[in-house]
Predicted 3D model of a 389-nucleotide part of an RNA (large-subunit ribosomal RNA, domain III) from Enterobacteriaceae endosymbiont of Donacia crassipes. The full RNA is in RNAcentral, with records from ENA. The coordinates come from a structure-prediction model, not an experiment, and the mean pLDDT is 83. Rfam family: Bacterial large subunit ribosomal RNA.

Context: one part of a larger RNA
RNA sequence: GAGUAACGAUAAAAUAGGUGAAAAACCUAUUCGCCGAAAGACUAAGGGUUCCUAUCCAACGGUAAUCGAGGUAGGGUAAGUCGACCCCUAAGAUGAGGCUGAAAAGCGUAGUCGAUGGAUAACAGGUUAAUAUUCCUGUACUCAUUAUUAUUGUGAAGGGGGGACGAAGAAGGUUAAAUUAUCCAAGUGAUGGUUGUCUUGGUUUAAGCGUGUAGAUGGAUUAUCUAGGAAAAUCCGGAUAAUUAUUAACAUUAAGGCGUGAUGACGAAGUACUUUAUUGUAUUGAAGUAAUUGAUACCAUGCUUACAAGAAAAUCCUCUAAACUUAAAUAAUAUUGAAUCGUACUCUAAACCGACACAGGUAGUCAGGUAGAGAAUACUAAGGCGCUU
Numbered sequence: 001g002a003g004u005a006a007c008g009a010u011a012a013a014a015u016a017g018g019u020g021a022a023a024a025a026c027c028u029a030u031u032c033g034c035c036g037a038a039a040g041a042c043u044a045a046g047g048g049u050u051c052c053u054a055u056c057c058a059a060c061g062g063u064a065a066u067c068g069a070g071g072u073a074g075g076g077u078a079a080g081u082c083g084a085c086c087c088c089u090a091a092g093a094u095g096a097g098g099c100u101g102a103a104a105a106g107c108g109u110a111g112u113c114g115a116u117g118g119a120u121a122a123c124a125g126g127u128u129a130a131u132a133u134u135c136c137u138g139u140a141c142u143c144a145u146u147a148u149u150a151u152u153g154u155g156a157a158g159g160g161g162g163g164a165c166g167a168a169g170a171a172g173g174u175u176a177a178a179u180u181a182u183c184c185a186a187g188u189g190a191u192g193g194u195u196g197u198c199u200u201g202g203u204u205u206a207a208g209c210g211u212g213u214a215g216a217u218g219g220a221u222u223a224u225c226u227a228g229g230a231a232a233a234u235c236c237g238g239a240u241a242a243u244u245a246u247u248a249a250c251a252u253u254a255a256g257g258c259g260u261g262a263u264g265a266c267g268a269a270g271u272a273c274u275u276u277a278u279u280g281u282a283u284u285g286a287a288g289u290a291a292u293u294g295a296u297a298c299c300a301u302g303c304u305u306a307c308a309a310g311a312a313a314a315u316c317c318u319c320u321a322a323a324c325u326u327a328a329a330u331a332a333u334a335u336u337g338a339a340u341c342g343u344a345c346u347c348u349a350a351a352c353c354g355a356c357a358c359a360g361g362u363a364g365u366c367a368g369g370u371a372g373a374g375a376a377u378a379c380u381a382a383g384g385c386g387c388u389u
Stems, first nucleotide, its partner, number of pairs: 013031006032386004040366004046346002050344001051075006060068002080141002082342003087118002092113003098107003122139005142338003146334007153324002158319004167305003172299003177293005183202005188196001204265002208260004215253004219244008228236002266288001270283004307310001352361002368380004
């Protein structure tokens, strides 16, 4: 230079009360403004205590601070079913034997690992200052052990089926959700009118179990034979015969609906006590139905079309081999068990990556109303904020 520039999105503040040494910024209340395919809610990754409570204000916070993601202290993360682990395999890694190499080592079969994939049993309500599909209440389901009863050819690291898949497009059936009506509860106009076709709020309920529907796929069933499936097979494949037959029957599968779950839960006004406060606790417990619209969600790994022709293995079903018949399996009921690890909080962000409480970057899920083709855009609900002079 200079007490100058600047104080990091122009979404915006105002009033009153409280606390306090001190209040533009903290708390409470009433208004105002902003976001609302987000500036809301929930997860993955990453972070690691930042979460909650009490207390403090030196430093940190671009100002003050009684406030804070700051300091100090205490508290907080509860699982058979969520996720991981466990079972299975892909790319890839490793690799007994083996091949190659002067050595170090390289390659590679069987195998063993390896998720970003397959398989896999729980929902509703309540509760905490802070956790909840984890605690509590109610109602379920799965696997294994043991026991009892009944029935019976059981049995694999092997065979077969299945799992099992891409892209685009179209139509249908549903539900979530929304809207309106019904029903229930409360309200009744300070100013001309408004007891009414008025106003406001609510009208919610899961998994499981039972039923087996709209629909989808395959023709189906029985008997006999059989050079294939590395051995065997009653299984699969192949052949023959019979029965039935096309809007069908049968088998497999399948949303949703209905019933139950539920004489339960939730649920407004009220009542009692309490509180600075309609603050908290306890109690009582109204209605709880229908229609319309209607998804990008479910049926659906479906259907149609074309060529560029779109993982594997296990769980699962079935077949026998060895073996076993005092074993083993199936069904029902009861008993016992289900370990270990994660679980707080943040997550389009002041908590992650950017040296910062940085106008940048960051995968996925949910998707209300009015207008609209729409997830555009404008306004708005729930919810959250007014961006720390």